[in-house]
Context: one part of a larger RNA
RNA sequence: GAACGAACGCUGGUGGCGUGUUUUAUACAUGCAAGUCGAGCGAGGACGGUAGCAAUACCGAGCCGAGCGGCGAACGGGUGAGUAACGCGUAAGCAAUCUGCCCCACAAUCGGGAACAACCGUGCCAACGCGCGGCUAAUGCCGGAUAUUGUAGUCUACUGCAUAGUAGGCCAACGAAAGAUUUAUUGUUGUGGGAUGAGCUUGCGUCCGAUUAGCUAGUUGGCGGGGUAAUAGCCCACCAAGGCGACGAUCGGUAGCCGGCCUGAGAGGGUGAUCGGCCACAUUGGAACUGAGAUACGGUCCAAACUCCUACGGGAGGCAGCAGUGGGGAAUAUUGGGCAAUGGGGGGAACCCUGACCCAGCAACGCCGCGUGAAGGAAGAAGGUUUUCGGAUUGUAAACUUCUGUCCUUGGUGAAGAGAAGAAGACGGUAGCCGAGGAGGAAGCCCCGGCUAACUACGUGCCAGCAGCCGCGGUAAUACGUAGGGGGCGAGCGUUGUCC
Numbered sequence: 001g002a003a004c005g006a007a008c009g010c011u012g013g014u015g016g017c018g019u020g021u022u023u024u025a026u027a028c029a030u031g032c033a034a035g036u037c038g039a040g041c042g043a044g045g046a047c048g049g050u051a052g053c054a055a056u057a058c059c060g061a062g063c064c065g066a067g068c069g070g071c072g073a074a075c076g077g078g079u080g081a082g083u084a085a086c087g088c089g090u091a092a093g094c095a096a097u098c099u100g101c102c103c104c105a106c107a108a109u110c111g112g113g114a115a116c117a118a119c120c121g122u123g124c125c126a127a128c129g130c131g132c133g134g135c136u137a138a139u140g141c142c143g144g145a146u147a148u149u150g151u152a153g154u155c156u157a158c159u160g161c162a163u164a165g166u167a168g169g170c171c172a173a174c175g176a177a178a179g180a181u182u183u184a185u186u187g188u189u190g191u192g193g194g195a196u197g198a199g200c201u202u203g204c205g206u207c208c209g210a211u212u213a214g215c216u217a218g219u220u221g222g223c224g225g226g227g228u229a230a231u232a233g234c235c236c237a238c239c240a241a242g243g244c245g246a247c248g249a250u251c252g253g254u255a256g257c258c259g260g261c262c263u264g265a266g267a268g269g270g271u272g273a274u275c276g277g278c279c280a281c282a283u284u285g286g287a288a289c290u291g292a293g294a295u296a297c298g299g300u301c302c303a304a305a306c307u308c309c310u311a312c313g314g315g316a317g318g319c320a321g322c323a324g325u326g327g328g329g330a331a332u333a334u335u336g337g338g339c340a341a342u343g344g345g346g347g348g349a350a351c352c353c354u355g356a357c358c359c360a361g362c363a364a365c366g367c368c369g370c371g372u373g374a375a376g377g378a379a380g381a382a383g384g385u386u387u388u389c390g391g392a393u394u395g396u397a398a399a400c401u402u403c404u405g406u407c408c409u410u411g412g413u414g415a416a417g418a419g420a421a422g423a424a425g426a427c428g429g430u431a432g433c434c435g436a437g438g439a440g441g442a443a444g445c446c447c448c449g450g451c452u453a454a455c456u457a458c459g460u461g462c463c464a465g466c467a468g469c470c471g472c473g474g475u476a477a478u479a480c481g482u483a484g485g486g487g488g489c490g491a492g493c494g495u496u497g498u499c500c
Stems, first nucleotide, its partner, number of pairs: 001500001003498002006496005013370006019363002021328001026326003030323003035071003040068002044064002047060005078281003087206008097198002102194008110144001112142002119134006150174002153170007179186003207253003214244003219241004224236003256278004260271004283304005306317004334360001336359003342356001343354004373403004383394004407441001408437006417427001444489005449470003455484005465472002
């Protein structure tokens, strides 16, 4: 000198765009943050219509909330505790793999059955909730039929990278399905391909300590088996005795990694907030279930700590989602508006949901822009300071004159953002535009011994104090304090911290 997610002191007009618990991965009151589909299904309720004196019966398009069922809830959002690791980055590989929804192609969608909720009846319980009996539907569940380019084997040809791959032939066994509304769609099943996403393997790179030198028994390899979507000591039985290490193993400490960001001429050094990619975690530890996908933040089970309810028998909970609260701290915001846009989930659609997101609020926290007036004005006014008492300086500064209207106040008008025909704007009566008013409402902070731009007076008297370094202060201090003057930057200025 530059930088910052900064803080502190003094000061503070305005707009735009960003950013905002770096500390206790501390504890959480309250509200919201994941639902949707009646064009899968049955029953019910209210409503309407018809008949009837009524009870009631029948019919009805739409509406309502629960249940069965489907899809979603594995995304999106948060945090960085753990992790020195194929975690991340980069470059390859899978002849060792899976992939719901989506796209393309081919083929199929035949015929049956038994249940369980809801509901009805009944019982237990403080609560959470839990039974028993009976009825019922389905795109829920279970048999049967059929089926190739599916699953095993074998033959031939070609190819390769060892297991093998591709194409064609043969052959037994096994393996599917669901309808809906309507007249055109959509769904379901099988197979092949694509796209996307994921899994696994490998080369190289990835902090400090040797005052850590030896480490290792599923350890290293083999055979066989289990297991997985898949390779593999991933797991198991047996066999062998290996494997790693001064090219730093093991141990200890620290740490999420990267694109980037800061600095620097560069090399390099530092860093990993916001935004984007990957990973890990969801009170702590463990476990699986469902599913295309989780070992699942707002799912389940077990254990633990904590909090709450209790009729003491037993139950409920998890903000590192958005707000918000206590606490910690030098320190970090609203219990706001809207789904209008972008995107996501569901749905044929209308639409519903969406604290993702878009906006608004707060904060000079940062960057950028603008303003606090402009021109004229010497009697060089008054006042202040100083003085060698002549003056000098403050100083064109003020007053005064003439103007201007950015910001401001007020009145009117008023968007784009909504790409295809229409509707739909939270922001917002905002931005912008037109008029009116009036210099009115808007300047401070630090410094002035040298480094370093800027000097005098008084007070103080090694005191009080200053200080980044050198150093000032003991009676004329340009270094302390005040005043006048001056210098620098300016809605900021200085200090502290960190890094280059």
Predicted 3D model of a 500-nucleotide part of an RNA (small-subunit ribosomal RNA, 5' domain) from an uncultured bacterium. The full RNA is in RNAcentral, with records from ENA.